This is a predicted structure of a 1489-nucleotide RNA (small-subunit ribosomal RNA) from Sphingobacteriales bacterium ZH1.
The coordinates come from a structure-prediction model, not an experiment, and the mean pLDDT is 83.
The RNAcentral record of the sequence draws on ENA, Greengenes and SILVA.
It matches the Rfam family "Bacterial small subunit ribosomal RNA".
């Protein structure tokens, strides 16, 4: 510094989320040592024990206890007794406990912080200066002596000091009046200077050196008050406030002050945020950042505030007092039940509470406190040690060599090879550390003690001596020995780091994206890796990144976000000289900003951390001098901003009054008849009681056609007949007037469509609700026929609109063109033209995220005001205000979600548009669907009826032929390295013929026979059987892992590509546009120029010709011969074969046109404009189809899902569907006779010709591996005879009988044949299929498979051979262009509401239950002031007792806030539920407010 995430992609808004850095931390796994630092963030919950403030005998009376000297008794231990000494409990005094240590509860305030002030103040100890220290008195503790009580204390008598207490004198420069003079100052005043009166002190001790006391000034410390500025959040808190704001006056205080308290006056405060409410000790600082800033206030510093809730004083220099006191109040403890005792938010420590925080240690050695002359005595202040990885920093767990790259492990393409991995083993080495031995500190210098010096005091110097908790620590030296010592996440991207195996949307992971549905780099293990290290992840929280509240540094046309407009208040900015000032502002200098921490630069611990010394620095904040150029104040002048005057002008600007002709509906009167009216089509409705319709006359409301528009006007909503009146504006012209009066505008007033409300009118015409007819699966809609509110008008409200140019207002500047409307100017009054002010278009610069805007900004600048900060929840809920009400205006959160969004780009879609094309429709032939039977599928049934293919692209398909076999399928019976092939190794000699048993068979079990080559032979090779090993085998899954091969769009014209241009970019451009072709086919234009794969051509076949060749094919011509035939001699002319030219090219005409090309009953031509037909299928699409053709990862399976047999099954059969055949008949059927092809096939074959046989075939028997023989008859067709419309001389289906054939073998389940039977069907509903010509239709023939055949299927071959096309509206596919889109799994697409089900978080609610503040009342402890006759005391006083004020306690009506509540609103979010289709397309009724 970024970086993932909205999409198919793209750029933009715009939230979400990581990567850093941090912590007083917790959790989890892990743990060597040491150094420094840290350690209840929660329950200011309760607290058991124990310590944390005491000291002075040099103030006091004095001795309980200890200890000494001494004394008694004892031989001794000993025992007693001793204030005579060291001391010293409790006691009176003094001093100190207000510090030192805790905590952060409260507290939005002069509490903090900074800087000022005080002419309004105190201040013990301690300094320094002057002064003084006379003298007298009465008690009381304690001690004894009696007593109450459980105790806690506590009553009475006696007696007794003192640096306690109290008088008295002395005293001033103190205090207090009180008159005076002088000097300053800041208002009240200070301050000097000398007067007068009046009042106030003292305490002694003692080692005689001092030292305590008193009084007064000073000084230092340390309080105390006052003021400027700084100091969270909320306006869904806008008015607060009676001692309140001020004055007089008194009281009270160290001191000012409403601090109190009487009396006067009505003030204060606040949109610059009072007040409420809500949260928080504050500050140096600390984290983070580039910086501003943001967050935070542990540790350590300064301040404040608090001491079990609250209240109060009292002592004292200091307190309203943490280890002091009254009192009320909860809690806990003791009790004799009568009463008492307490406060760890001190320091350990316990309970509890929590994720969470340590030892009831050591010592005053050292720093520092307190008391004492001192010694010292106290010190949980502190220093030290435990504990804790909780942090930061140092250190190690070894170093160098070492490749059979050892074993294992783990992966692979697995004879092997890769990694782990110089890693280990192994060799030298080292010895921090750990762990022994040993030596051993620094902190210590005061003080004390003793000696010495110097000195006026006070004290100062210097010898030696004592005094260390930490600690026998730190650090030294030796010793042995690699010996003691690695883990934690993490590896799908962001993000360094990947493979195996297990799991199978399971289990599980996940910060955001997201992984997991059989090959998971993302789960889980494992092996390797990567990071960081005694630590390493996790969670939590803070700043960063986030320029994502933007001062520095954003936005508002469409992404959020211009108020619906205008006046105008406050307040913000504001034109040009001058002059003066100096608040901003700009210099210098002076104070202060504590230390600590942060930077530097050095020092000290071995480094470092840690401590330290100096420097900088603290960006503040007062004072001071100075400069004035800009803002600001003030003075004066100026005219160009603004108004004003005056002349013109312009308009649907407004208000009001009057008039007018058209339509319309209404009534009347007239004509007239049979309808009318209305839709897609219809009904409701009107009408023979006369409608519609026309004519003539009347009434009513409402609205102004034509002009009339890129038009005008108006602030904006709006504003349209013509006339009058009143009223407003705007614009030019003229420079007369005034001199900045100006721009904007928070609250605030005013105006505001349409709808809607009130009250009174009006009421044609249109029309929510409504009823009724249609549509519709339904139609609470769309259309239609009625119709009330309303729609008008006067008066009062509402106050919102997509109130839109989705652009706030002003002012300035910045390139042109073009039209427009009103003005003036110049003309030559119509043209050109100049200058203004207004509507518009179109383009530059420049600006955007593009689209776009561009002098009417969305540029370049300024100024004010208004709004925005993901989506949904929501413009809702509360509250407030306003409304009569609908409502409106302000306006959240919980909770959920990674987005929502804008622009624009390429698709696909459109019941969008334009062009175009195809047997796509028309126009035509013949068909399917009706019937019988063939044949596939679905169902169904079955042991099994394998499998596979399912719109269009499955369904006579995969099969081009399931009797066994095929076979994959059921039953049953058997095998197990297996039915096949290789390799080894043992065994054997076979093989093979042949034969027995058993058995359905397969298989099991046996008998006979019985090798070849070399060698004498053992043996060895070759084969072959058996047998063991290794290598099987699966028509088992997955076509959604594949490859291969194929359907289809589609033989449709289209898919891309390299350089350029263009765009920020996705992508465009070429490929678009005119024409034109079947064609992206070609011209022609063009920021494209060219290119690929497609099309077309090159290839086969047919159709004419030549050549060349002449058999098995031909036969004009010559000759020979048959009953007859190219049969024979020959011929090569002809057909044919079959090979190789040729030919057609819009080449030539005309005619249209730039070309390309079209067109023509054109020539010529076998063929004419692709001449016919094949073969050839672009980028892709449909996870189309096939793991059952093959092939092939993976996963299963291995006495089976392999493999062999026999039987059945695949061929069932209520049914339903596709494709066929045959028909229904006379364009027919039958007899009979007669004629013409093509293409194929053939030795297990084709079969001629004879003979049987009615036939199917037999039985004999010739050629031919075939242009030679054979299948082979083509057949519709001609001719001729028959049958006359009938279920028939149509039709032949189904049944019987009896055959042939083929094959081990026709039963389930062949085909033919002969005899007999003789079904249904008389042209087929809604739909539906083929075909444009040698086709359709129709006729017969070959083959493939194949032992036969269920073929009527398919694949070929020819013979007869039509109709019909006007045209492209409409179906239905497709192509290009262009449009909309919220669609991209792309319309089979998106997506919206209501109900039903879970599940959450809210809102309202009859209530219910808390909790803090405030207001009234009532009561009121302790205390403090203030008042008092009885009682004490002489007296001072005291004690009582009375008043005020009060903590607490009580009641009382509101208000705020919390939680809860039957019940009920709506929201969110969930699986594939239910109903309908409401958006996006013109979304099928445009959409939206």
């Nucleotide at each position: 510094a970024g970086a993932g995430u909205u999409u198919g992609a793209u750029c933009c808004u715009g939230g979400c989320u990581c990567a850093g850095g941090a912590u007083g931390a917790a959790c989890g796994c892990u743990a060597g040592c040491g150094g420094c630092a840290g350690g209840c963030u929660u329950a200011a919950u309760a607290c058991a024990u124990g310590c944390a403030a005491g000291u002075c005998g040099a103030g006091g009376g004095g001795c309980a206890g200890c200890g000494c000297a001494g004394g008694u008794a004892g031989c001794a231990a000993u025992a007693c007794c001793g204030g005579g000494c060291g001391g010293c409990g409790a006691c009176c005094g003094g001093c100190a406990a207000a510090c030192g240590g805790g905590u952060g509860c409260g507290g939005a305030a002069c509490a903090c912080g900074u800087a000022c002030g005080c002419a309004a103040c105190c201040u013990u100890c301690c300094u320094u200066u002057c002064a003084g220290c006379g003298g007298g008195g009465g008690a009381u503790a304690g001690c004894c002596c009696a007593g109450a009580g459980a105790a806690a204390u506590u009553u009475g008598g006696a007696u007794u000091a003192a640096u306690a207490c109290c008088c008295c004198a002395u005293a001033g420069g103190a205090u207090a009046g009180u008159a005076g003079a002088g000097u300053g100052g800041c208002a009240u005043c200070a301050c000097u200077c000398a007067g007068c009166u009046a009042u106030u002190a003292a305490a002694g001790a003692u080692u005689u050196a001092u030292u305590a006391c008193u009084g007064a000034a000073a000084g230092a410390u340390g309080g105390g008050c006052g003021u400027g500025c700084g100091u969270c959040u909320g306006a869904u808190u806008a008015g607060g406030u009676a001692g309140u704001u001020g004055g007089u006056g008194a009281g009270g205080u160290a001191a000012c002050g409403g601090c109190u308290c009487a009396c006067c006056a009505a003030g204060c405060c606040g949109a610059c945020g009072a007040u409420c409410a809500g949260u928080a000790a504050c500050u140096g600082g600390u984290g983070u950042g580039a910086g501003a800033g943001c967050a935070c206030g542990a540790c350590c510093a300064g301040u404040c505030a608090c001491a079990c809730g609250g209240g109060c004083a009292c002592u004292g220099a200091g307190a309203c007092a943490c280890g002091g006191g009254c009192c009320c109040g909860a809690c806990u403890c003791c009790u004799a039940c009568g009463g008492g005792a307490g406060g760890c938010a001190g320091c350990a420590g316990u309970a509890a509470g929590g994720a969470a925080u340590a030892u009831u240690g050591g010592u005053c050695a050292a720093u520092g406190g307190a008391c004492g002359c001192a010694a010292g005595u106290c010190u949980g202040a502190a220093c030290c040690a435990g504990c804790c990885a909780u942090g930061c920093c140092g250190c190690g767990u070894g170093a160098a060599g070492g490749a059979u790259g050892a074993a294992g492990g783990u992966c692979c393409u697995c004879u092997g090879g890769a990694u782990u991995g110089u890693a280990a083993a192994c060799u030298u080495c080292u010895u921090u550390u750990a762990u022994c031995c040993g030596g051993g500190a620094a902190g210590a210098a005061a003080u004390g003690u003793g000696g010495g010096c110097u000195u006026u005091c006070c004290a100062g110097c210097u010898c030696a001596u004592u005094u260390g908790a930490c600690g026998g620590u730190a650090c030294c030296u030796g010793a042995u020995g690699a010996a003691u010592a690695a883990g934690c996440a993490c590896c799908g991207g962001c993000u360094a780091a990947c493979u195996c195996c297990g799991u199978g949307c399971c289990a599980g992971c996940a910060g955001c994206c997201g992984c997991g549905g059989u090959g998971a780099u993302a789960c889980g293990g494992a092996g390797g890796g990567u990071g960081c290290a005694a630590g390493c992840g996790u969670u939590a929280u803070c700043c960063g990144g986030a320029u994502u509240c933007a001062c520095u540094g954003g936005g508002u046309u469409u992404a959020a976000a211009g108020g619906g407009u205008g006046c105008g208040u406050a307040g913000g900015c504001g034109g040009g000289u001058u002059g003066c000032u100096a608040a901003g502002u700009c210099c210098g200098u002076g104070g202060u900003g504590a230390a600590a921490u942060c930077u530097c630069c050095g020092a000290g611990c071995u480094u470092a951390a840690c401590u330290u010394g100096g420097a900088a620095a603290c960006u503040g904040c007062c004072a001071u001098g100075g400069g004035u150029a800009c803002u600001g104040g003030u003075g004066a002048u100026c005219u160009u901003g603004a108004a004003u005057a005056c002349u013109g002008u312009g308009g649907a600007g407004g208000u009001a009054a009057g008039c007018g002709g058209a339509a319309u509906a209404u009534g009347u009167c007239a004509u007239g008849u049979a309808g009318c009216g209305g839709u897609g089509a219809a009904a409701u409705g009107c009408a023979u009681a006369g409608a519609u319709a026309u004519g003539a006359c009347a009434u009513a409301g409402a609205a102004c056609a034509c002009c009339u528009a890129u038009u005008g006007c108006g602030a904006a909503g709006g504003c349209a007949g013509c006339u009058u009146a009143c009223u407003a504006c705007g614009c030019a012209g003229u420079g007369a007037u005034u001199g900045a009066c100006g721009c904007u505008g928070a609250u605030g007033c005013a105006c505001g469509a349409a709808a809607g409300c009130g009250u009174g009118g009006g009421g044609a015409u249109c029309a929510a609700a409504c009823a009724g007819g249609a549509u519709u699966a339904g139609a609470u809609a769309c259309c239609c026929u009625g119709g009330u509110a309303g729609u008008c008008c006067a008066c009062g409200c509402c106050c919102u609109a997509a109130a839109c140019g989705a652009u706030g207002a002003u002012u300035a500047c910045u390139c042109g063109a073009c039209g427009u409307g009103c003005g003036c100017g110049a003309u030559a009054u119509u043209a050109c033209u100049g200058u203004g002010c207004g509507c518009g278009u179109c383009u530059g610069a420049g600006c955007g995220a593009a689209a776009g805007c561009a002098u009417u900004a969305a540029g370049u600048a300024a100024u004010c005001c208004a709004c925005c900060u993901g989506g949904g929840a929501a413009g809702u809920a509360c509250g407030a205000c306003c409304g009569c009400a609908a409502g409106g205006u302000u306006g959240a959160a919980a909770c959920u979600c990674a987005a929502a969004g804008g622009a624009a780009u390429u698709g696909a879609c459109g019941g969008g548009g334009g062009u175009c094309c195809g047997c796509a429709c028309a126009a035509g032939c013949g068909g399917u669907g009706g019937a019988g039977c063939a044949u596939g599928u679905g169902g169904u049934u079955u042991a099994a009826u394998u499998c596979g293919a399912u719109g269009a692209u499955a369904c006579g398909c995969g099969a081009g032929g399931a009797a066994c076999c095929u076979u994959a399928c059921c039953u049953g019976g058997g095998c197990u390295a297996g039915a096949a092939u290789g390799c080894a190794g043992u065994u054997u000699g076979c093989c093979g013929u042949a034969c027995c048993c058993u058995g359905a068979a397969a298989g099991g079990g046996g008998u006979a026979u019985u090798u070849g080559u070399a060698g004498c032979a053992a043996u060895a090779c070759a084969c072959g059987g058996a047998c063991u090993g290794c290598a099987a085998g699966g028509u088992g899954c997955u076509g959604c892992a594949u490859g291969g091969c194929c359907g289809u769009c589609g033989u449709c014209a289209g898919c891309u590509c390299g350089u350029g241009c263009c765009g920020u970019g996705a992508g465009g451009u070429g490929u678009u546009g005119g024409g034109u072709u079947a064609a992206g086919u070609c011209c022609c234009g063009c920021a494209a120029c060219g290119a690929g794969c497609g099309c077309a051509a090159c290839c086969c076949c047919c159709a004419u010709c030549a050549g060349u060749a002449g058999u098995u094919g031909c036969c004009a011509u010559c000759a020979g011969g048959u009953c007859a035939a190219g049969c024979u001699g020959g011929g090569a002319a002809c057909u044919c074969u079959a090979c190789u030219g040729a030919a057609a090219c819009u080449g030539c005409c005309g005619u249209c046109g730039u070309a390309a090309g079209a067109c023509g009953c054109g020539a010529g031509g076998a063929a004419g404009g692709a001449g016919g037909g094949g073969a050839u299928g672009a980028u892709g699409u449909c996870a189309g189809g096939u793991c059952a053709u093959c092939a092939u990862g993976g996963c299963c399976u291995u006495u089976a899902u392999g493999c062999c047999c026999a039987g059945g099954g695949c061929u069932a059969c209520a049914c339903a569907c596709g494709u066929g055949c045959u028909a229904c008949a006379a364009u027919g059927g039958g007899g009979a006779g007669g004629a013409c092809a093509a293409a194929g096939a053939g030795c297990a074959g084709c079969c001629a010709c004879u003979u049987g046989g009615u036939g199917a075939c037999a039985a004999g028997g010739a050629g031919c591996a075939a242009a030679u023989c054979u299948c082979a008859a083509a057949a519709a067709c001609c001719u001729u005879c028959u049958c006359u419309c009938a279920g028939u001389u149509c039709g032949g289906a189904u049944c019987g009988c009896a055959g042939u054939c083929u094959g081990c073998a026709a039963c389930u389940c062949g085909a033919c044949u002969g005899c007999g039977u003789g079904a249904a069907g008389c042209u087929g509903g809604a739909a539906u299929c083929g075909c444009u010509a040698g086709u359709a239709a129709u006729c017969g023939u070959a083959g493939a498979u194949c032992a036969g055949c269920a073929a009527u299927g398919c694949u070929a071959c020819g013979g007869u051979g039509a109709a019909u096309a006007c045209g492209u509206u409409c179906c239905c596919g497709g192509a290009c262009c262009u449009u909309g889109u919220a669609c991209a799994c792309a319309c089979c697409g998106c997506c919206c509401g209501u109900c039903a089900a879970g599940c959450c978080a809210u809102g309202g609610a009859a209530g219910c239950u808390g909790g803090g503040u405030g207001u009234a009342c009532c009561u009121a402890a302790a205390g403090u002031c203030g008042g008092u006759a009885a009682c004490c005391g002489c007296a001072a006083g005291g004690a009582g007792c009375c008043g005020c004020c009060u903590a607490g306690g009580g009641u009382a009506a509101a208000a705020c806030u919390a939680g809860u509540g039957a019940c009920u609103g709506g929201g969110g979010c969930u699986a594939a539920g239910u109903c309908g289709u409401a958006a996006c397309a013109a979304g099928g009724u445009a959409a939206c407010c």